[in-house]
RNA sequence: UCAGGACGAACGCUGGCGGCGUGCCUAACAUAUGCAAGUCGAGCGGAAAGGCUCCUUCGGGAGUACUCGAGCGGCGAACGGGCGAGUAACACGUGAGCAACCUGCCCUUGACAUUGGGAUAAGCCCGGGAAACUGGGUCUAAUACCGGAUACGACACGUGACCGCAUGGUCCGCGUGUGGAAAGGAUUCCGGUCAAGGAUGGGCUCGCGGCCUAUCAGCUAGUUGGUGAGGUAACGGCCCACCAAGGCGACGACGGGUAGCCGGCCUGAGAGGGCGACCGGCCACACUGGGACUGAGACACGGCCCAGACUCCUACGGGAGGCAGCAGUGGGGAAUAUUGCACAAUGGGCGAAAGCCUGACCCAGCAACGCCGCGUGGGCGAUGAAGGCCUUAGGGUCGUAAAGCCCUUUUGUGGGGGACGAUGAUGACGGUACCCCACGAAUAAGCCACGGCUAACUACGUGCCAGCAGCCGCGGUAAUACGUAGGUGGCGAGCGUUGUCCGGAUUUACUGGGCGUAAAGGGCGCGCAGGCGGUCUGUUUAGUCUAGGGUGAAAGCUCCCGGCUCAACUGGGAGAGGUCCUUGGAUACUGGCAGACUCGAGGGAGGCAGAGGAAAGUGGAAUUCCCGGUGUAGUGGUGGUAUGCGUAGAUAUCGGGAGGAACACCAGUGGCGAAGGCGGCUUUCUGGGCCUUACCUGACGCUGAGGCGCGAAAGCGUGGGGAGCGAACCGGAUUAGAUACCCGGGUAGUCCACGCCGUAAACGAUGGACACUAGGUGUGGGGGGUAUCGACCCCCUCCGUGCCGCAGCUAACGCAAUAGGUGUCCCGCCUGGGGAGUACGGCCGCAAGGCUAAAACUCAAAGGAAUUGACGGGGGCCCGCACAAGCAGCGGAGCGUGCGGUUUAAUUCGUCGCAACGCGAAGAACCUUACCAAGGCUUGACAUGCUAGUGGUACUGAUCCGAAAGGUGAGGGACCCUUCGGGGAGCUAGCACAGGUGCUGCAUGGCUGUCGUCAGCUCGUGCCGUGAGGUGUUGGGUUAAGUCCCGCAACGAGCGCAACCCCUGUUGCCAGUUGAAUUCUCUGGCGAGACUGCCCCGUAAAGCGGGGAGGAAGGCGGGGAUGAAGUCAAGUCAGCACGGCCCUUACGUCUUGGGCCACUCGCACGCUACAAUGGCCGGUACAACAGGUUGCCAAGGAGCGAUCCGGAGCUAAUCCCCAAAGCCGGCCUCAGUUCAGAUUGCAGGCUGAAACCCGCCUGCAUGAAGGCGGAGUUGCUAGUAACCGCUGGUCAGCACACAGCGGUGAAUACGUUCCCGGGCCUUGUACACACCGCCCGUCACGCUAUGGAAGCCGGUAACACCUGAAGUCGCUGAGCUAACCGCAAGGAGGCAGGCGCCGAGGGUGGGAUCGGUAACUGGAGCGAAGUCGUAACAAGGUAAC
Repeated sequence: UCAGGACGAACGCUGGCGGCGUGCCUAACAUAUGCAAGUCGAGCGGAAAGGCUCCUUCGGGAGUACUCGAGCGGCGAACGGGCGAGUAACACGUGAGCAACCUGCCCUUGACAUUGGGAUAAGCCCGGGAAACUGGGUCUAAUACCGGAUACGACACGUGACCGCAUGGUCCGCGUGUGGAAAGGAUUCCGGUCAAGGAUGGGCUCGCGGCCUAUCAGCUAGUUGGUGAGGUAACGGCCCACCAAGGCGACGACGGGUAGCCGGCCUGAGAGGGCGACCGGCCACACUGGGACUGAGACACGGCCCAGACUCCUACGGGAGGCAGCAGUGGGGAAUAUUGCACAAUGGGCGAAAGCCUGACCCAGCAACGCCGCGUGGGCGAUGAAGGCCUUAGGGUCGUAAAGCCCUUUUGUGGGGGACGAUGAUGACGGUACCCCACGAAUAAGCCACGGCUAACUACGUGCCAGCAGCCGCGGUAAUACGUAGGUGGCGAGCGUUGUCCGGAUUUACUGGGCGUAAAGGGCGCGCAGGCGGUCUGUUUAGUCUAGGGUGAAAGCUCCCGGCUCAACUGGGAGAGGUCCUUGGAUACUGGCAGACUCGAGGGAGGCAGAGGAAAGUGGAAUUCCCGGUGUAGUGGUGGUAUGCGUAGAUAUCGGGAGGAACACCAGUGGCGAAGGCGGCUUUCUGGGCCUUACCUGACGCUGAGGCGCGAAAGCGUGGGGAGCGAACCGGAUUAGAUACCCGGGUAGUCCACGCCGUAAACGAUGGACACUAGGUGUGGGGGGUAUCGACCCCCUCCGUGCCGCAGCUAACGCAAUAGGUGUCCCGCCUGGGGAGUACGGCCGCAAGGCUAAAACUCAAAGGAAUUGACGGGGGCCCGCACAAGCAGCGGAGCGUGCGGUUUAAUUCGUCGCAACGCGAAGAACCUUACCAAGGCUUGACAUGCUAGUGGUACUGAUCCGAAAGGUGAGGGACCCUUCGGGGAGCUAGCACAGGUGCUGCAUGGCUGUCGUCAGCUCGUGCCGUGAGGUGUUGGGUUAAGUCCCGCAACGAGCGCAACCCCUGUUGCCAGUUGAAUUCUCUGGCGAGACUGCCCCGUAAAGCGGGGAGGAAGGCGGGGAUGAAGUCAAGUCAGCACGGCCCUUACGUCUUGGGCCACUCGCACGCUACAAUGGCCGGUACAACAGGUUGCCAAGGAGCGAUCCGGAGCUAAUCCCCAAAGCCGGCCUCAGUUCAGAUUGCAGGCUGAAACCCGCCUGCAUGAAGGCGGAGUUGCUAGUAACCGCUGGUCAGCACACAGCGGUGAAUACGUUCCCGGGCCUUGUACACACCGCCCGUCACGCUAUGGAAGCCGGUAACACCUGAAGUCGCUGAGCUAACCGCAAGGAGGCAGGCGCCGAGGGUGGGAUCGGUAACUGGAGCGAAGUCGUAACAAGGUAAC
């Protein structure tokens, strides 16, 4: 990270049908239009409209109440429906309580309904206004309103009985007092009043439960309580006055953020986690805020008043409005439907009822949005058709798939019938479901994937591009990963993608994790709260367990049964579900209470050790300084120097003095302390520990969030002190630099006193306590036993401190009675890396800074332990011409050759450290040749096939043009077979194709180089390890060798080593020979011989080594061939082969000429020299390997010579080619020479068509540089180096190269420290494309997020003051006033008005908090190839931290 499940989803592609569900998650944004709450005439006065009747002047009028607009009145409108803003709250859930309450309509019961009165709306009349609406006058009714009477009950006081739960309750108890009822209408009935009860619905209270944040720690004035009064249906600080000073909080108050809660839904094995759409319960809200009125019920979604914002109307005076009801619109958004039908059903309101109303509801419409079901056909059908794709070109595959034949009709279309839902009537749905008939395979398949995870592969295109991607990662010219196609896999009317949740994730761990090294033990102690706690007895029963009762609504879930054809869906029954309430029971354990005990803990007594702490004093050694003596030129310091000190007398040395700091030896792997830490000696004060005893107390204990204290070094403050050392700083060195390492100086500091700081790799990287679990061996302290002269030894035991080690544990390493084992208790801490122990906030600090502690962003890792390698300026052992010891060189000169570079039309190409550069090339004048210029050809210089043509054809070819190629083409002129037609070959034309030294050695084969002729590389089985892997192969010896021996959890084996092969050295035999012969020599063949076999010595022996004998040869005799597994993407597409790509009148092919040979320069490999160990001249001697018929070439002859003439011999042990240094004699005499031979001139020779570019040789002449070579560097260990020549291949010719051959023939090796390379073991590692590795920081650039910041802007919640609407309440009420009293006057009561408290909102102010933005500024992260250095990783080159 993914595979699973889920969703009110959205998006992409696609889309046949049906059933059942679901459908604004965003703007509680604004809303046009219509509808969503009315009803009752059986309450009332009535009659605007319609009906009916009558009359009529035909305009209308009257009546009626069938009916009914408006009005008075009643009930409803507080239900139903919507939404989730607010709310962290008794809001919700659950369980209780109210002795502190209300309840319209309904039910039950009891009693009653008496007597009066006054108004008013409508109406009519007159006004105001644009409108909304409204004023005045006048008439009238009621089930509207009011007074009196009656009163079971109510209230107050007194009192009796009973009861409870503290206040108290009940009994219509008794007595007295107080004030309070009613309504009628219709004539089956419906109402009214009082009271009691029920039911239903509500109100209030309490226990418990359910979010994040402590970077919110203190909050609170009506606050907490009391008394009294008020208020309410009701308790209450609900409100008010007074009094008291309380109340809440780490069990998280207060604050901030977020959020409606639940039944349930999704997921999960469960525990849990997430969610709260639809349906159901509760709450809250109704444009925003406040308020009350009415009422049984509201502080009222479709009521009222006020304030505010917004919209609309207006005649500018003033008015109107509230879709979070159903539809619908705009807007927002990724996104969510019809301005539908009907009250048929269910339910609701009103009504006596008929009935009316009902966007509740029932239905329909739209949407694959979800779940469920069905279909798109079934059977047969192989020349395995066509076509597509692939192909090794054979074939394979799509595929029985199609076609074709037979069949069916779900769906569809057409036609017919036609419901249930409705008990009597009534059906929106609906002519629907369903049934029947007809037609016809007809109308119906897509989407995603195919590198691994993960099921499914090929081709083409593309070429780090375009793109993919959930993670890892694909794409660089062969891509199963991109795009397309074919094929395949998966699902299917859907399929994918995105988002979110759970799962997987035991990756927050209750179930069920960890903390030595991976993240993680607090630096250490004391200790409040808290958590946990020894033995016995009793008691209690809170926890715990159990049985019963109550409750846990319905729906949902599980099981059973049933209904739609099945299913989804749905009906019935049962079950499950709570840390809940309650009653009874149990009493082991935990808890409470009481009592007891001694083993935990503490105390007493007796001993003991100790750098435990603090203070005061004191000692010697040493360093430095001062004084004096001796003494003279240096000293000091380093890798080596220098600075420094010193003739003004240092260092050295002797004596004296001063001062500060630290305490050698003892000293330990030792002791003490809680940790930090503690070290000369003495004294004083003081903490802790251990042992012995078993006298006392009697669980008094353990741990310990906060808190308090201690706390190395450095640092800070004040004051002292200052010898040595020594940041900073200065100087000297080193260095590319050297702000370092090294050296000379040196200030803070280090020391003391007092006060801060509070950190550390404060580490055993290991919290504390207790118990248990093999041993062995040291050491410190104590006790005992035994024994003795003696505690000398030995044994036991307690406490401490180390090492080894079993079980066990651990990822491993390791731990292992001092646990990291087994358990219990308590605390601290961790949850990927970076950002970051940082920012902000808070607390602490004088400061430095400390403690607490994020996020954005970014990465696909960061880590631990171990393994194998590689590497190390790590270690050990050991090899090699590796060094050393030697000899000869190279590097300097000239020349040759190769390469780079430059030049050029071209200077063809490849090769590039070792391991390219006298290499490919064992031989470029043409050719070669691949390059360049110019001129030609186009089936081609070469191959194969096909078609057609061709008999004077193939072939030859005079002439002419041309540099040639090529073109032209007179003349000449065939061959094989034949059935005589023709065919083959050839040629011509055409088609396929040829051809390419064009590209890719990073697509390859083959071959080769290199490490390296190094001694290694592996396997099988076993064993060890979770595993990578190890063992074997390590170890002890030994060897040239993983050679051999011994040992060993290994035993064997393979490829390598060695041997077998070749040459050479000795010898025997056989054979051979070119004049002959035997031996020898020689040539060839076959053998012998050497094996540490023999002797001595060393070692445990073996192996091996040393010495010796014999032997031609001695310990692999010398040389060669032979090159393990692998490494270097080493080299080669130009030797050859070959995939792919590219060119095709040219990138093919032919020709002529040129170039590869250029030349300022650099490098590599050589040759020749610089001379006397030489040069020159004369004389003279001795090889081997080889080669030879277009060849080697003798004798003889010519020429100074190259060479020529010549031709004998030789197809070769027969003939030919054959040495030089050397030796003998002579000259030269140290010089740019009688050295050296470059260069150049002339004259020749040879090969070859052809020596101009560009061959070799000869003669004569010329006679350059060069006098032994800087740094550096190569080869070689014996027949070797060096010197000398000879041969061969290539080749017409050309050799200083290469491959060989012989001749002459040395020096040196102490040794393995060092350089280089290698082998084995070991160690460290941050390396693993492996040190040419990795990697750090600044700077520069780009991008991103973020902190600070003068300020600027905004949100939120409070506070203080001012102002203050509506409105309740209170006071007032001189104005107004029907009912009651009163004969009246008047009164009572009421109202308006006024005032006051409170009060939404507004204003002002200072703060709080959160956010946005900001010049500038700080760091951070990220970014293929920037700059500077080299810090870290290997002893990382100064160990790191």
Molecule: small-subunit ribosomal RNA
Organism: uncultured bacterium